The RNA shown here (Bacterial RNase P class A) has 321 nucleotides and comes from an uncultured Flavobacteriaceae bacterium. The prediction has a mean pLDDT of 76.
[in-house]
RNA sequence: UAAGUAGAUUGCCUUAUCGCUGCCUUUGGGUAGAGGAAAGUCCGAACACCAUAGUGCAAUAUAGUGGUUAAUGGCCACCAGUUGUGAGACUAGGAAAAGUGCAACAGAAAGUAUGUACAGGUAAUGCUGUAGUGAAAUCAGGUAAACUCUAUAUGGUGCAAUGUCAUGUAUACCAACGUCCCGAUAGUUAUCGGGAAAGGGCUGCACGCUCAAUGUUGGAGGGUAGACAGCUAAAGUGUUCUGGUAACAGUACAUUUAGAUAAAUGAUAAGGAUCACGCUUUGGCGCGAUACAGAAUUCGGCUUAUAAAUUUACUUUAAAU
Numbered sequence: 001u002a003a004g005u006a007g008a009u010u011g012c013c014u015u016a017u018c019g020c021u022g023c024c025u026u027u028g029g030g031u032a033g034a035g036g037a038a039a040g041u042c043c044g045a046a047c048a049c050c051a052u053a054g055u056g057c058a059a060u061a062u063a064g065u066g067g068u069u070a071a072u073g074g075c076c077a078c079c080a081g082u083u084g085u086g087a088g089a090c091u092a093g094g095a096a097a098a099g100u101g102c103a104a105c106a107g108a109a110a111g112u113a114u115g116u117a118c119a120g121g122u123a124a125u126g127c128u129g130u131a132g133u134g135a136a137a138u139c140a141g142g143u144a145a146a147c148u149c150u151a152u153a154u155g156g157u158g159c160a161a162u163g164u165c166a167u168g169u170a171u172a173c174c175a176a177c178g179u180c181c182c183g184a185u186a187g188u189u190a191u192c193g194g195g196a197a198a199g200g201g202c203u204g205c206a207c208g209c210u211c212a213a214u215g216u217u218g219g220a221g222g223g224u225a226g227a228c229a230g231c232u233a234a235a236g237u238g239u240u241c242u243g244g245u246a247a248c249a250g251u252a253c254a255u256u257u258a259g260a261u262a263a264a265u266g267a268u269a270a271g272g273a274u275c276a277c278g279c280u281u282u283g284g285c286g287c288g289a290u291a292c293a294g295a296a297u298u299c300g301g302c303u304u305a306u307a308a309a310u311u312u313a314c315u316u317u318a319a320a321u
Stems, first nucleotide, its partner, number of pairs: 002316009012272007020033005035292001039303002042301005047158004054207004059154005064078005079093001080091004094149002099147002101143002116131005162229004173219005179196007198214001199211004236255004241250003273290003277286003
């Protein structure tokens, strides 16, 4: 000088005017307001409900070793394999003697199968060797992002969860199915108590647990779609120190940064910044553009998209000293 590898930060800025939403308010105003991915809905959890949420099977998922975390299929380190000159990158990385399956073409033959050519040998036999075909050719080996086996893990549904209040009706009607036993009271039947358990619930099944005549099936019909909560202080963020190779953990100090509900977080003007193109007296001028994209319960990850700018460490390479 040129080309790369692995990361980090920002992702337009300033001023003025007007506007929208939340909170505070002395009602003058003050203050805050969409991301690194908010996307995908792929994993994991917090939280809520299913009254309790158990055991086994099924099903699904993961798969070297260790660490980290609330947890994970994430992250960190080491090992192995593949790949690159290298810095690095990738891996669906357990088991083939538990069993089943699969391997085109070529070849004589692809498994307890086969005998083409040559050679050796035998009483005899592919008995032995070489060649040939092929990815693989003699109690075969390969393959498990083939079935399977082993080890480990997993209750379900999801903020449209869920809860409170208000309104209003029909706690209603018809048909079929569906209850027995014991005791008491009153006495043509009804009420109360106890037991059993058709049926319901707990995921798909079974057991178990639990409620228990609630109900199941069909028909006809009525009311409601409103308000509030959930709703944002969080396993939060930043910095210092300590421990650790690291991921990360702990201590101290500081800090509070949307909460909308058909969905607010914006519009206009001027100047600037960066980039591309053209011109240029190298001072600059003109013109255009400024990425991917928008919260909806929250958080930790993964994956995908991304104009431009700044920056750290490392690798290969040209030249000079």
The model forms 98% of the base pairs in the Rfam consensus. It matches the Rfam family "Bacterial RNase P class A". The family's RNA type in Rfam is ribozyme.